[in-house]
A computed fold for a 247-nucleotide part of an RNA from an Opitutales bacterium, annotated as large-subunit ribosomal RNA, domain VI. The RNAcentral record of the full RNA draws on ENA. Taxonomically the source falls in Opitutales (Bacteria, Pseudomonadati, Verrucomicrobiota, Opitutia).
Context: one part of a larger RNA
RNA sequence: CGUCGUGAACUGAGGGGUUCAUUCAUCAGUACGAGAGGACCGUGAAUGACGUGCCUCUGGUGUUCCGGUUAUGUCGCCAGAUGUAGCGCCGGGUAGCUAAGCACGGAACUGAUAAGCGCUGAAAGCAUCUAAGCGCCAAGCAAUUCCCAAGAUAAGUUCAUACCAGCUCCUGGGAGACUACCAGGUUGAUAGGCUGCAGGUGUAAGUGCGGCAACGCAUUGAGCCAAGCAGUACUAAUGAGCUGAGU
Numbered sequence: 001c002g003u004c005g006u007g008a009a010c011u012g013a014g015g016g017g018u019u020c021a022u023u024c025a026u027c028a029g030u031a032c033g034a035g036a037g038g039a040c041c042g043u044g045a046a047u048g049a050c051g052u053g054c055c056u057c058u059g060g061u062g063u064u065c066c067g068g069u070u071a072u073g074u075c076g077c078c079a080g081a082u083g084u085a086g087c088g089c090c091g092g093g094u095a096g097c098u099a100a101g102c103a104c105g106g107a108a109c110u111g112a113u114a115a116g117c118g119c120u121g122a123a124a125g126c127a128u129c130u131a132a133g134c135g136c137c138a139a140g141c142a143a144u145u146c147c148c149a150a151g152a153u154a155a156g157u158u159c160a161u162a163c164c165a166g167c168u169c170c171u172g173g174g175a176g177a178c179u180a181c182c183a184g185g186u187u188g189a190u191a192g193g194c195u196g197c198a199g200g201u202g203u204a205a206g207u208g209c210g211g212c213a214a215c216g217c218a219u220u221g222a223g224c225c226a227a228g229c230a231g232u233a234c235u236a237a238u239g240a241g242c243u244g245a246g247u
Base pairs, nucleotide, nucleotide: 001151005161006160007159008158009157010156014148015147016146017145020048021047022046023045024044025043026042032037050105051104052103053102054101058099059098060097061096065092066091067090068089069088070085071084072083073082074081075080110142111141116136117135118134119133164244165243166242167241168240169185170184171183172182173181190236191235192234193232194231195230196229197228199225200224201223206219207218208217209216210215
């Protein structure tokens, strides 16, 4: 830009993905075979690799959370903090992201066939799967299954509706290089703050008691607490401007 208002939900022409392997049990120590050995077909179970999604569990990361600790500097000193040393080093760890973790997938059935195997059967009194006719049969083809899909210009269908639709700007993230997309913009829970909870760390400071002291005990599962879950307009989403369409 088209499809000829707009919005929503569909159909599916067409395109793409998948298409794997192994082991065990049973059938059955059966068929077969002198024996040794040892099945087809069918049924059930499991595993590997691969793929997709996810984070409940197991873990990893988690320099935005908590704690321990060394050296040194600073806050006048004690105590308590804090700076620097690769986050100083070390022990843990929320969200998110992750695999080594979790879940799922390949199936089954069908149609037409290839090579191949057949039935009936002449030409050619026989024979012959083929000439007429009729079957079986592959991880392949089609269908089934999953994804995209009406620029499928042959531009489809259905529903709603006659109500304007958007953008700039701002608060943001299940999104993201930018753009876009999505959630919101006071008729508001979009982000921050605050409150509560979850979760993490592991018993704060101060004070009291005990000990010569290092330190221990009590207050105390305390204090602190990121990205999580709720609630709450306290703060910020102001005011406004611009563009285009239809009847």